The RNA shown here (c-di-GMP-I riboswitch aptamer) has 86 nucleotides. The model forms 95% of the base pairs in the Rfam consensus.

[in-house]
C1' cells in the first nucleotide's frame, strides 16, 4: 500500500403507510414517518431482470392479447468512494 474477514456510527440514508401535486398507468416530487441500509453513492443507449400498458396492432365493440417509445438503482449487475482497529 493491496486484498480479505470482522466489529464499530459523530453523522448520512430513508421502507411500509399518511397528505398534497404530476402521471393512462407503472411510478416520482415534497413533508410526516423508520422497515431496514457499510454504498439503500451513481449509472435505465454495457448488460439480465421487473412493473405498467398510453399509444399502436390485434380482436370485434369493448373486451382479449402483443408491445416500451414509460418507470424500478432498497433484484443482479456495472462503477466510484469514507473513518478506524486487529
Nucleotide at each position: 500500500u493491496u486484498u480479505a474477514a470482522u466489529a464499530u456510527u459523530c453523522g448520512g440514508c430513508a421502507a411500509a403507510c399518511u397528505u398534497a401535486c404530476c402521471g393512462a398507468a407503472a411510478g416520482g416530487u415534497a413533508a410526516g414517518g423508520a422497515c431496514g441500509c457499510a454504498a439503500a453513492g451513481c449509472u435505465a443507449u454495457a448488460g439480465g431482470g421487473u412493473c405498467u400498458a398510453a399509444a399502436u396492432a390485434u380482436u370485434u365493440u369493448u373486451u382479449u392479447u402483443a408491445c416500451a417509445u414509460g418507470a424500478c438503482a432498497g433484484c443482479c449487475a456495472g462503477u466510484u468512494g469514507c473513518a478506524g482497529a486487529u